[in-house]
RNA sequence: CGAGUUGAGGAGGCGGCCGCGUCGGUCUCCUGGAUUGGAGAUCGCCGAGGAAAGUCCGGGCUCUACAGGGCAGGGUGGUUGCUAACGGCAACCCGGGGUGACCCGCGGGAUAGUGCCACAGAAAACAGACCGCCGGGCCAGGCGGCGGUGCGUGCACCAUCGACUGGUCCGGUAAGGGUGAAACGGUGGUGUAAGAGACCACCAGCAUGUCGGGUGACCGGCAUGGCUAGGUAAACCCCACCCGGAGCAAGGUCAGAAGGUGGUCCGGCUUGCCGGGCCACUGCGCAGGCGUUCGAGGGCGGCCCGCCCGAGCCUGCGGGUAGACCGCUUGAGCUCGUCGGCAACGGCGAGCCGAGAUGGAUGGUCGCCACGAGAGAUCCGUCUCUCGCGACAGAACCCGGCUUAUGAAUCGACUCGUCCG
RNA sequence: GGGGCCGUAGCCCAACGGCAGAGGCAGCGGCUUUAGGUGCCGUCCAGUGCGGGUUCGAAUCCCGCCGGCCCUA
Numbered sequence: 001c002g003a004g005u006u007g008a009g010g011a012g013g014c015g016g017c018c019g020c021g022u023c024g025g026u027c028u029c030c031u032g033g034a035u036u037g038g039a040g041a042u043c044g045c046c047g048a049g050g051a052a053a054g055u056c057c058g059g060g061c062u063c064u065a066c067a068g069g070g071c072a073g074g075g076u077g078g079u080u081g082c083u084a085a086c087g088g089c090a091a092c093c094c095g096g097g098g099u100g101a102c103c104c105g106c107g108g109g110a111u112a113g114u115g116c117c118a119c120a121g122a123a124a125a126c127a128g129a130c131c132g133c134c135g136g137g138c139c140a141g142g143c144g145g146c147g148g149u150g151c152g153u154g155c156a157c158c159a160u161c162g163a164c165u166g167g168u169c170c171g172g173u174a175a176g177g178g179u180g181a182a183a184c185g186g187u188g189g190u191g192u193a194a195g196a197g198a199c200c201a202c203c204a205g206c207a208u209g210u211c212g213g214g215u216g217a218c219c220g221g222c223a224u225g226g227c228u229a230g231g232u233a234a235a236c237c238c239c240a241c242c243c244g245g246a247g248c249a250a251g252g253u254c255a256g257a258a259g260g261u262g263g264u265c266c267g268g269c270u271u272g273c274c275g276g277g278c279c280a281c282u283g284c285g286c287a288g289g290c291g292u293u294c295g296a297g298g299g300c301g302g303c304c305c306g307c308c309c310g311a312g313c314c315u316g317c318g319g320g321u322a323g324a325c326c327g328c329u330u331g332a333g334c335u336c337g338u339c340g341g342c343a344a345c346g347g348c349g350a351g352c353c354g355a356g357a358u359g360g361a362u363g364g365u366c367g368c369c370a371c372g373a374g375a376g377a378u379c380c381g382u383c384u385c386u387c388g389c390g391a392c393a394g395a396a397c398c399c400g401g402c403u404u405a406u407g408a409a410u411c412g413a414c415u416c417g418u419c420c421g
Numbered sequence: 422g423g424g425g426c427c428g429u430a431g432c433c434c435a436a437c438g439g440c441a442g443a444g445g446c447a448g449c450g451g452c453u454u455u456a457g458g459u460g461c462c463g464u465c466c467a468g469u470g471c472g473g474g475u476u477c478g479a480a481u482c483c484c485g486c487c488g489g490c491c492c493u494a
Stems, first nucleotide, its partner, number of pairs: 001417008012369007020047002023044008049392001053403002056401005061247004068305004073243005078092005093107001094105004108238002113236002115232003130177002132173010143162003147158005185203006204228001206225008251326004259282011284318007297309003333352008371388007422493007431446003439477001448464005470486005
């Protein structure tokens, strides 16, 4: 210099003016006996994000049996650690890719069982055999040998034997052939009729035992064994572990709301009625049906068991309401220092408070500085002018992650190649 | 807030993990007709929304996104 790998921070800063929202203070007005409440003005503090997004995981919180048992269902899947928890993070192991920095992996089990492996190929998973190789039987062919017969004397015929060729049957074999993503260990030798882990040597790989290192995943060595066990579980399935459900419209208080039913207490008397207080449930009216200890209905979001509540429940029609407040932001919080740890992270100390809307606020403008680009000047130190200051996007119960979107740039570490010293 | 489904040619839709993809309408060309239409024949048009993974092999299975639709309170 070129080509790459990887990580980090920040999302311009300060100030003035105007505007908006919550909260707090002060003042004025309205209602009211007063507190409270409502409206307005003014002052002060604070006022979006790294993703507030997608809602993909996990947790807090709230309600429901404090969360029961079993089945079903869902999720996770190397090891160790971190954490409130996780499918997240860190470090390491193994496998794969890359020359390398580095990157990727839903990374348990294929000797528990089942399924699948298209086309091609003889054969696709359990052994078998299409061509081929070898042995044997039979048939055919020509050739050759021995023997016999005939005659035209070197030919023909008959019988038999031998090797060869072809066909067929039986048997042995899996060396060789080609197909495929994948072919039942590889190479060499012994051996054989031909062959074969049948046997031998080396190598790869597996299982068992053992030794050493490591917390562990795992790694390395030695011995023995049988000669070898295909792939696929992001196919069913098996194993281990985890998960009860619902969600801030959770849930609670008040109002509407007068009442109704039940329980209990008090008082009165006409002794089974009336009145009042408290508690629980229930929104109202009408009609029909079921039910009140022989239990309707519900908690229990799929089923069974089990437990609990239980006097109301269901249907139809009519009418009413759909308001306010709490939950709500101080929290697994933030910053700094220090200690432990390779790290994720944790301990201790100090300091700080940083949105809480509910038709939903967080915006506009100006100045200076910083940054980037361009032009000009220059005493090469700089100076002046112009332009730009962007992208993705926006809280709604809160938090930890993941994923996705994101303009222009900045900084750090590392690798490879080329050249120079 | 909760739950479910879909995406394949210009349009509508098929396809058990297996020749990478069937069919209809539309378009184009030819034949038929005097011409048009109808009919017949042929042809063109996709690499399955995007990215990654599993597998010998992916439209199909898995993960993450993008877009659309439906149900429910």